[in-house]
RNA sequence: CGGGGUGUAGCGCAGCUGGUAGCGCAUCUGCUUUGGGAGCAGAGGGUCGCACGUUCGAAUCGUGUCACUCCGA
Numbered sequence: 001c002g003g004g005g006u007g008u009a010g011c012g013c014a015g016c017u018g019g020u021a022g023c024g025c026a027u028c029u030g031c032u033u034u035g036g037g038a039g040c041a042g043a044g045g046g047u048c049g050c051a052c053g054u055u056c057g058a059a060u061c062g063u064g065u066c067a068c069u070c071c072g073a
Base pairs, nucleotide, nucleotide: 001072002071003070004069005068006067007066010025011024012023013022019056027043028042029041030040031039049065050064051063052062053061
């Protein structure tokens, strides 16, 4: 320098035929227990790396860019 992949809740991931985002663990509350743990019920938390564009509507499509990573030179 060229090309590919990844970037979504604290952590690990799903969502890829565009229709306003979910799972597990963790956290918080309640029940249960002498207490802890385990179990059960419920709750909070993300505008999807960033910017622009296309569209009635974008995590999802297009362009640029940043970080990490792989391959080539």